A computed fold for a 105-nucleotide RNA, annotated as SAM riboswitch aptamer (S box leader). Rfam family: SAM riboswitch aptamer (S box leader). Gene Ontology term of the family: regulation of gene expression. Model confidence (mean pLDDT): 80 of 100. The model forms 97% of the base pairs in the Rfam consensus.
Order: sequence, then structure tokens, then C1' cells
RNA sequence: UUGUUAUCACGAAAGGCGGAGGGAUUAGACCCAGCGAAGCCUUAGCAACCCUACUCCCGUAGAAGGUGCUACAUUCUAUUCCGAUUUGUCGGAAACAGAUAACCC
Repeated sequence: UUGUUAUCACGAAAGGCGGAGGGAUUAGACCCAGCGAAGCCUUAGCAACCCUACUCCCGUAGAAGGUGCUACAUUCUAUUCCGAUUUGUCGGAAACAGAUAACCC
């Protein structure tokens, strides 16, 4: 970096350095942040994709190792469809985009 498949439910944080941004990108909204953002490090934890055991599948159990994650939420709208409506909006589904994993180029 290309593509395929699966999931996007739940869960889990303290300390040190740092010093103004952050919640993926553009615009708007909403929210977090000097009572310390991003980032880095240490330790701890969550989860169970790969993995381990039973056992070949399904399934169950586990957590040594490879990833990932540890405010709230894929936050909402910017596309389509459905339903409701006091016509202001509200609810739901899908698409797009994105995140993570495994495999592939």
C1' cells in the first nucleotide's frame, strides 16, 4: 500500500515526561482539555482476531505469545429509503467513509 472476509455490542487507567490541542479527514454542530489536550515512556488492565488445550469440525475453556484497545459515542448532519410529526423535527435501516483483525498483492 491493493483487495477479500469478519466485527464495530460489552469491557478496561494510574504514574512520569510533555505543554495546547483533541474526538480519522473537509464544513457545521455537539463534547473533552492549564483541575493539563496530543504525543512518548513505564506499569496495570480489557477483549479474544490470530493463538493455546480438549478435538478434526462445531463448541467449551484459557491468556504464554503477535496485534488491538483502556473519556463519552463508528457523536450527529452533509447520500438514499421507511415510519411518525405540532412541519420545528424525531426514530429506524442501508450506503459512503473510517477503525481493528486475519489472509492476500